[in-house]
RNA sequence: GGAAGAAGCUAGGGGUGCCCGUACGGGCUGAGAGACACCCUUGGAACCUGAUCCGGAUCAUACCGGCGGAGGGAAGCUUCGGAUGUGCCCG
Repeated sequence: GGAAGAAGCUAGGGGUGCCCGUACGGGCUGAGAGACACCCUUGGAACCUGAUCCGGAUCAUACCGGCGGAGGGAAGCUUCGGAUGUGCCCG
């Protein structure tokens, strides 16, 4: 000098579906189904397009998998850490 791995602050990005009943309430999956909560921020599968897609389940649904070594997609600072590199001195 400083990799991996983490944390915090500020700012930014994102989704909100399916079923049952009139509202409103309940059920399913999930981190989150408009909560000021959750997730994600280029080391980017948070999320979008493809998609009124394909296969499998389900009461039903991006519910699971494929698609996906496809294409897009929103950053700065500080701290912890210390792989490892270099210089000097001594033996």

Predicted 3D model of a 91-nucleotide RNA (TPP riboswitch aptamer (THI element)) from Ectothiorhodospira mobilis. The sequence was found by an Rfam model in a public genome assembly. It matches the Rfam family "TPP riboswitch aptamer (THI element)". A reference for the family is Kubodera et al. (2003), "Thiamine-regulated gene expression of Aspergillus oryzae thiA requires splicing of the intron containing a riboswitch-like domain in the 5'-UTR", FEBS Lett. Lineage of the source: Bacteria > Pseudomonadati > Pseudomonadota > Ectothiorhodospiraceae > Ectothiorhodospira. The coordinates come from a structure-prediction model, not an experiment, and the mean pLDDT is 77.